[in-house]
Formats: sequence, structure tokens, C1' cells
RNA sequence: UGCGCCGUGGGAAAAUUGGCAAUCCGCCUGGUUCUGGCCCAGGAGACUACAGGUUCGAACCCUGUCGGCGCAG
Repeated sequence: UGCGCCGUGGGAAAAUUGGCAAUCCGCCUGGUUCUGGCCCAGGAGACUACAGGUUCGAACCCUGUCGGCGCAG
């Protein structure tokens, strides 16, 4: 430098052909318990890496940029 894959709550990780962003762990509150843990119920938390474009509508399609990994030189 070129090519491929990836970037989504604090962490992991789905969303399949563009239409409500799940789920698990963690966190918070309550219940239970003498207290804590386990368990049960409820809750908060993501402008989907960034900037544009297409579209009525974009995590998803297009372009560029940034970062990570791999391959080639």
C1' cells in the first nucleotide's frame, strides 16, 4: 500500500434480505433471609465507530474516514 472480516448498553452478543434495537452477565429497587448469598418480581442503561448519501423510513444499502484482526506485497 492492496484485499477480506469486524466495530451495537459497563462486558459478551443477536437482530437474514430496510419498518418496535433482543438475550445473557453485571448494576439498581423491592420480596425472601437474623445478615449476606441463592431464588423471585420489577427497573435503569445503546443518537448501533465517525461524517455524508439513497429512501417515506437505515444497525442493515452506497461513498469516504478512523480503529482492530487476518492475508498478500
Transfer RNA from Paeniglutamicibacter antarcticus, 73 nucleotides, folded computationally. Rfam family: tRNA. The family's RNA type in Rfam is transfer RNA. The prediction has a mean pLDDT of 81. The RNAcentral record of the sequence draws on ENA and Rfam. NCBI's taxonomy places the organism under Bacteria, Bacillati, Micrococcales, Micrococcaceae, Paeniglutamicibacter.